[in-house]
RNA sequence: UCAUCGCAAAGGUAAAGUCCGCGGAAUCGGAUGGCGCAAAGCUACCUGCCCAGAACGGGAAGAGGGGCUGCCGGA
Numbered sequence: 001u002c003a004u005c006g007c008a009a010a011g012g013u014a015a016a017g018u019c020c021g022c023g024g025a026a027u028c029g030g031a032u033g034g035c036g037c038a039a040a041g042c043u044a045c046c047u048g049c050c051c052a053g054a055a056c057g058g059g060a061a062g063a064g065g066g067g068c069u070g071c072c073g074g075a
Stems, first nucleotide, its partner, number of pairs: 005073002012037002017032005035062001041068003045065003049059003
C1' cells in the first nucleotide's frame, strides 16, 4: 500500500411523524424530528417495487444484486 474484516477513535448521515411548497401521480425540496446505517456516498446496468399507462415516460439508491469512490486501522 492492497485485500478481507469491523474492536475502538474522530467524524458523517437521517427513518417514521409534523408544518410549508412543487407536481396529474408516485415522489421530491425546505424546516423540525431521530428509526437506524461501516458505505444508508454516487450510479437506474439487472431483478423486483411505486405512479401513469395505448405507446412514450416518470419515481425510488434506506428492497436485493452489479459498477465507481471513500474515513480509521486493533484483530
Molecule: c-di-GMP-I riboswitch aptamer
Organism: Deltaproteobacteria bacterium